[in-house]
This is a predicted structure of a 72-nucleotide RNA (transfer RNA) from a Minisyncoccota bacterium.
Its Rfam family is "tRNA". Rfam describes the family as follows. Transfer RNA (tRNA) molecules are approximately 80 nucleotides in length. By type it is a transfer RNA.

RNA sequence: GGCCCUAUCGUCUAAUGGUUAGGACAUCAGAUUUUCAAUCUGGUAAUAGGAGUCCGAUUCUCCUUAGGGCUA
Numbered sequence: 001g002g003c004c005c006u007a008u009c010g011u012c013u014a015a016u017g018g019u020u021a022g023g024a025c026a027u028c029a030g031a032u033u034u035u036c037a038a039u040c041u042g043g044u045a046a047u048a049g050g051a052g053u054c055c056g057a058u059u060c061u062c063c064u065u066a067g068g069g070c071u072a
Base pairs, nucleotide, nucleotide: 001071002070003069004068005067006066007065010025011024012023013022018055027043028042029041030040031039048064049063050062051061052060
């Protein structure tokens, strides 16, 4: 240099183009407990950036960025 893959809450991970982007752990608040731990209930928190297609985009297309793989 060429080709390919990946990017979603703090972390991990779902979501066939369709109505509050779901779950686990973590975190916060409460309940329980003499306290801690454990358990239960509830809350906060995310689609890498830009453009396009579409009635509608996490999803499809293009460019950029970052990371990874193969090849010379």

Its mean pLDDT, the model's own confidence on a scale to 100, is 80.